A computed fold for a 144-nucleotide RNA, annotated as c-di-AMP riboswitch aptamer (ydaO/yuaA leader). Of the family's consensus pairs, 96% are formed in the model.
RNA sequence: AACAAUUAAUCGCCGAACGUACGGACAGCGGAGCCGUACGGCGGGGGACCCAGGAGUUCCGGGGUGUAUCCGGUGCACUUGCCGGAGGGAGACUUCCUCCUCCUAACCCGACAGCUAACCCCGCAGGCUAUACAGGAAGAAGAA
Numbered sequence: 001a002a003c004a005a006u007u008a009a010u011c012g013c014c015g016a017a018c019g020u021a022c023g024g025a026c027a028g029c030g031g032a033g034c035c036g037u038a039c040g041g042c043g044g045g046g047g048a049c050c051c052a053g054g055a056g057u058u059c060c061g062g063g064g065u066g067u068a069u070c071c072g073g074u075g076c077a078c079u080u081g082c083c084g085g086a087g088g089g090a091g092a093c094u095u096c097c098u099c100c101u102c103c104u105a106a107c108c109c110g111a112c113a114g115c116u117a118a119c120c121c122c123g124c125a126g127g128c129u130a131u132a133c134a135g136g137a138a139g140a141a142g143a144a
Base pairs, nucleotide, nucleotide: 010130012128013127014126018040019039020038021037022036023035024034041124042123043122044121045120046119051114061112062109063108064107065106069086070085071084072083073082074081087104088103089102090101091100093139094138095137096136097135098134
């Protein structure tokens, strides 16, 4: 000097999943973190008139959080699988354009919910990274 590995209360990323104050436990002291309460903030669900809604029958149910859906092909006794495309989503200040890389899950309700003012109810988790794609235009912030 280069490469590789490890560490991370730091810098950041996905996400609503945050901020402040007080108290408590732990602790030699303190900080961060943990528990509880309150306030603020963020996110989600239920729920009228009006609107949607021709009538009847049937059940193959139907619905929610989330970007995580749809189409085609193929495999499998059936389902799970694999491949391709379209659509959707993420990537170190923000937006737009181009380009590159990647994701397209998981779970919940339990026969039941259109929209929906008042009103009612619920959540504030979890996971990851070590120069992380780059260029252009406009803007913001900061430094000198």